Transfer RNA from a Syntrophorhabdaceae bacterium, 72 nucleotides, folded computationally.
Lineage of the source: Bacteria > Pseudomonadati > Syntrophorhabdia > Syntrophorhabdales > Syntrophorhabdaceae.
The coordinates come from a structure-prediction model, not an experiment, and the mean pLDDT is 81.
RNAcentral holds the sequence, with entries from ENA.
Its Rfam family is "tRNA". Rfam classes the family as a transfer RNA.
């Protein structure tokens, strides 16, 4: 220098054009003599950044940033 992959909640990851989700973690209530376990509910996101395409973008295109890997 070139190429490939990844970036979404505190963490691990789904979602591949049509209102952004799960598990774990956090908070509350119930239950219990107390704790643990269990049940129910709640909160938490500028979807890495900036443009483009589209009626509509986490999703498609381009550039950039960061990380991992390969080639030279």
């Nucleotide at each position: 220098g070139g190429c490939u992959c990844a970036a979404u909640a505190g963490c691990u990851c789904a979602g591949c054009g049509g209102c952004a989700g799960a598990g774990c973690g956090g908070g509350a209530a119930c239950c219990u003599g107390u704790u643990a376990a269990g049940u129910u509910c709640c909160g938490g996101g500028u979807c890495g950044u900036a443009a483009g395409u589209u009626c509509a973008a986490u999703c498609c295109u381009u550039a950039c940033u960061u990380g991992a890997g390969c080639c030279u």